[in-house]
RNA sequence: UCUUAUCCAGAGCGGCGGAGGGACUGGCCCGAUGAAGCCCGGCAACCCCGGACACCGUCCGGAAGGUGCCAAUUCCUGCGGAAACCUUCGGGUUUCCGAGAGAUAAGA
Numbered sequence: 001u002c003u004u005a006u007c008c009a010g011a012g013c014g015g016c017g018g019a020g021g022g023a024c025u026g027g028c029c030c031g032a033u034g035a036a037g038c039c040c041g042g043c044a045a046c047c048c049c050g051g052a053c054a055c056c057g058u059c060c061g062g063a064a065g066g067u068g069c070c071a072a073u074u075c076c077u078g079c080g081g082a083a084a085c086c087u088u089c090g091g092g093u094u095u096c097c098g099a100g101a102g103a104u105a106a107g108a
Stems, first nucleotide, its partner, number of pairs: 001108007012040001014039003020030003024078001026076002041070003046066002048062006074101001079098008
């Protein structure tokens, strides 16, 4: 970099640490009643393990190992479309659908 899958659930009143963090844009938030990071703890079940049915797979159970994750839907948003409402007719707001971007896993 590419492919496939998932992203409205879940997870600490712990220790160290000290000011930042939520990818990016614009917002809006979190943070000395302590941010990041590290350790411990936990959640989940992608890989994985066991089983059933079956036959490129589905379902049930498990969690030792490899990742991942543990404020807010991926916090909202950014591009296109639909509907409703508002409008000083320039446009605006809300909801929904799709795309994009991003994250994670497995494979190439």